Predicted 3D model of a 74-nucleotide RNA (transfer RNA) from a bacterium. RNAcentral holds the sequence, with entries from ENA. Its mean pLDDT, the model's own confidence on a scale to 100, is 80. Its Rfam family is "tRNA". From the family's description: Transfer RNA (tRNA) molecules are approximately 80 nucleotides in length. By type it is a transfer RNA.
This record gives sequence, structure tokens and C1' cells, in this order.
RNA sequence: GCGGUGGUAGCUUAGCUGGCCAAAGCGCCUCCCUGUCACGGAGGAGAUCACGGGUUCGAGUCCCGUCCACCGCG
Repeated sequence: GCGGUGGUAGCUUAGCUGGCCAAAGCGCCUCCCUGUCACGGAGGAGAUCACGGGUUCGAGUCCCGUCCACCGCG
């Protein structure tokens, strides 16, 4: 340099052929339980979906460019 895969909450992932307020586990916060902690139970907060454009009534999802990570080729 060329090709491929991926970039979604603090972490790990889901999101199928575009369609309501983007979901789950762990973690975090509050309350209950307990003599305390842990376990368990109830509730809650948290993501401009890497960045910038385009298509569309509507984009995490499609198209283009850029950046980053990994794999392969030279």
C1' cells in the first nucleotide's frame, strides 16, 4: 500500500431483511432483609450507537470519506 472483520452504557455483548421511548449480563446508586458484611429481594441512574457527510418520511442498521483495533496479502 491492497483486501477483510469490527468500533453500541464503566466492562462484555445483542440489536434478524431500516420503523415507536436502543436491550441484556456484570458493575454503580437507593431501599428492604441481617447484630455487621456477603447472599437474596425491590427500584433507579447511566449510551450525541468512533467521527463527518449522503440517501430516506424515518438510519445503530444502507452508501461515501476519515480515524482506531485485529486478521490476511504484498